[in-house]
RNA sequence: UCCCGAGAAGGGCAAACCCGCCGUGAGGCGGGGGCGCAAAGCCACGGAUCAGGCGACAGACCUGACAGCCGGGCUGCCGAA
Numbered sequence: 001u002c003c004c005g006a007g008a009a010g011g012g013c014a015a016a017c018c019c020g021c022c023g024u025g026a027g028g029c030g031g032g033g034g035c036g037c038a039a040a041g042c043c044a045c046g047g048a049u050c051a052g053g054c055g056a057c058a059g060a061c062c063u064g065a066c067a068g069c070c071g072g073g074c075u076g077c078c079g080a081a
Base pairs, nucleotide, nucleotide: 004079005078012037013036017032018031019030020029021028022027035068041074042073043072045071046070047069049065050064051063052062053061
């Protein structure tokens, strides 16, 4: 240094749910909350899923959402075995 990750230290993030605002919607932002998390930090590149449009329906396609679904990329705190 890398792998790895402890009933370690100090910190960090924040699911469901509730309130407010924004969005047609998926969902986002702020406050409360705390299930969990060693990348639950960042990036929609591939897949999955979800929403809207188009379509008689479905598929396909288009536009979005999602990083706390799985891969991938970039970066990073601590240090026992």
Molecule: c-di-GMP-I riboswitch aptamer
Organism: Candidatus Rokuibacteriota bacterium